A computed fold for a 106-nucleotide RNA from Alteribacter aurantiacus DSM 18675, annotated as SAM riboswitch aptamer (S box leader). NCBI's taxonomy places the organism under Bacteria, Bacillati, Bacilli, Bacillaceae, Alteribacter aurantiacus. The coordinates come from a structure-prediction model, not an experiment, and the mean pLDDT is 85. The model forms 94% of the base pairs in the Rfam consensus. It matches the Rfam family "SAM riboswitch aptamer (S box leader)". Gene Ontology term of the family: regulation of gene expression.

[in-house]
C1' cells in the first nucleotide's frame, strides 16, 4: 500500500520552541507576521475497540490503546431528480467517488 465494516451539519484550546505557510487532491473560498507547519507541555472534546459497572439488553462510566480541539469532511468535483431563469447556469435533494477515524482482515 490492499479490501471489509461503521461513522462524518454534535463537541473540545491554552502556554512554550520555531519562522512561512496551512486548510488532503483540483477550483473556490478561507486561516496565518496581531506567528503557518512541525515538536513539546499542559489541558480539554469524543466514546471506536478492550477493560470497568449494570437488568450483560438499553445504558452508565473515561482507566487502557486510538483519534480528534477554525469554517458541515470548509464548499464544489461525479449521476440522478426537481425548481428557477437570462438555455448554460443557478438554487436544493438524495446518491455516489474521493478523503479521514475506529475496527477487523489477508
Nucleotide at each position: 500500500a490492499u479490501c471489509u465494516u461503521a461513522u462524518c451539519c454534535a463537541g473540545a484550546g491554552a502556554g512554550g520552541u520555531g519562522g512561512a505557510g496551512g486548510g488532503a487532491a483540483u477550483g473556490g473560498c478561507c486561516c496565518u507576521u496581531u506567528g503557518a507547519a512541525a515538536c513539546c507541555u499542559c489541558g480539554g472534546c469524543a466514546g471506536c475497540a478492550g477493560a470497568c459497572c449494570g437488568u450483560u439488553u438499553a445504558g452508565g462510566a473515561a482507566c487502557u490503546g486510538u483519534g480528534c480541539c477554525a469554517a458541515u469532511u470548509c464548499c464544489a468535483u461525479c449521476a440522478a431528480g426537481u425548481c428557477a431563469c437570462u438555455u448554460g447556469u443557478g438554487g436544493c435533494u438524495u446518491g455516489a467517488a474521493a478523503g479521514a477515524u475506529a475496527a477487523g482482515a489477508a